[in-house]
């Protein structure tokens, strides 16, 4: 250095190919009910600048560029 995937709450994933507007599920956490207590169960909650920058669009996680990080594969010097 060339490809080719991937980055979304503390941890996991969907959605991206074909933009549509308050970003959805699961766990874990918090606080109530229940229980003598605890688990379990039910109910409510709080927590995201969709890796970063920039453009395109009325409108971007999403489409483009650049970067950064990670994985895999090539190739180059010796």
């Nucleotide at each position: 250095g060339g490809g080719u995937c991937c980055g979304u709450g503390g941890c996991c994933u969907a959605g991206c190919c074909a933009g549509g507007a308050u970003a959805g599920g699961g766990c874990a956490c918090u606080g109530g009910c229940c229980u003598u207590c605890u688990a379990a169960g039910c109910c409510a909650g709080g927590g995201g600048u969709c890796g970063c920058c920039g453009g395109u669009u009325c409108g971007a996680a999403u489409c483009c560029g650049g970067c950064c990080g990670g994985a895999c594969c090539c190739g180059c010097c010796a």

A computed fold for a 78-nucleotide RNA from a Candidatus Odinarchaeia archaeon, annotated as transfer RNA. The organism belongs to Candidatus Odinarchaeia, within Archaea. The RNAcentral record of the sequence draws on ENA. Rfam family: tRNA. Its mean pLDDT, the model's own confidence on a scale to 100, is 80.